c-di-GMP-I riboswitch aptamer from a Rhodospirillaceae bacterium, 104 nucleotides, folded computationally.
The prediction has a mean pLDDT of 82.
The sequence was found by an Rfam model in a public genome assembly.
[in-house]
C1' cells in the first nucleotide's frame, strides 16, 4: 500500500414526529428533533416496495341519467379496479462507484 475485518480515537449523518414551502400524491427542501447507522456517502443497474391528477386499459356487484311495456337487454357518467405509461424510495435487498481511522 491494498483486501478483509471493526476494539478505541476523532468525528459524521439523522428515524419518527414538529413547523414551513413544494407537488394530485408517493414523497423531497430547508429548520427543529434522535431511533438507529462502518458506507444512513453517491449512483434507480436488478428484484421489491410505495404513489396516480392527466393518458390508455377494465369493470359482476353498488350509484345516477337515458330508454323501454310497471320489465329485460341496452347506452353512458360517478365511484372502483389495473398499473400499460409516469413518478418515488439508496434508512428495503442486491450490484456499482468513492470514502475517515487502524487494535485483535
Nucleotide at each position: 500500500a491494498c483486501c478483509a475485518c471493526g476494539a478505541a480515537a476523532a468525528g459524521g449523518c439523522a428515524a419518527a414526529c414538529c413547523g414551513u414551502c413544494g407537488g394530485u400524491a408517493a414523497c423531497g427542501g430547508c429548520g427543529g428533533g434522535a431511533c438507529g447507522c462502518a458506507a444512513a456517502a453517491c449512483u434507480a443497474c436488478c428484484g421489491g416496495u410505495c404513489c396516480g391528477a392527466a393518458c390508455g386499459g377494465c369493470c359482476a356487484a353498488c350509484c345516477c341519467a337515458a330508454g323501454g311495456a310497471u320489465a329485460a337487454u341496452u347506452u353512458g357518467g360517478g365511484a372502483g379496479c389495473c398499473a400499460g405509461c409516469g413518478g418515488a424510495c439508496a434508512g428495503c435487498g442486491g450490484a456499482g462507484u468513492u470514502a475517515c481511522c487502524g487494535a485483535a